Notes:
Transfer RNA from Candidatus Servula neotermitis, 72 nucleotides, folded computationally. Its Rfam family is "tRNA". Rfam links the family to the GO term triplet codon-amino acid adaptor activity. Rfam's curators write: Transfer RNA (tRNA) molecules are approximately 80 nucleotides in length. Rfam classes the family as a transfer RNA.
RNA sequence: GCCCCGUUAGCUCAGCGGUAGAGCAUCUCACUUGUAAUGAGAGGGUCAGGUGUUCAAUUCACCUACGGGGCU
Numbered sequence: 001g002c003c004c005c006g007u008u009a010g011c012u013c014a015g016c017g018g019u020a021g022a023g024c025a026u027c028u029c030a031c032u033u034g035u036a037a038u039g040a041g042a043g044g045g046u047c048a049g050g051u052g053u054u055c056a057a058u059u060c061a062c063c064u065a066c067g068g069g070g071c072u
Stems, first nucleotide, its partner, number of pairs: 001071007010024004018055001026042005048064005
């Protein structure tokens, strides 16, 4: 230098154009003599940044940044 993959909640990750989700973690409540476990609920997101396509973009295209891998 070229090619490929990834970037979504505190962490690990789903989500192939139409309301942003799960598990764990945190908080509250129930249960218990108490703790743990279990059950119910709540909070938490500029979907890496930008431009474009579209009635509508986390999703498609392009550029940029960061991370990983490969080739030379």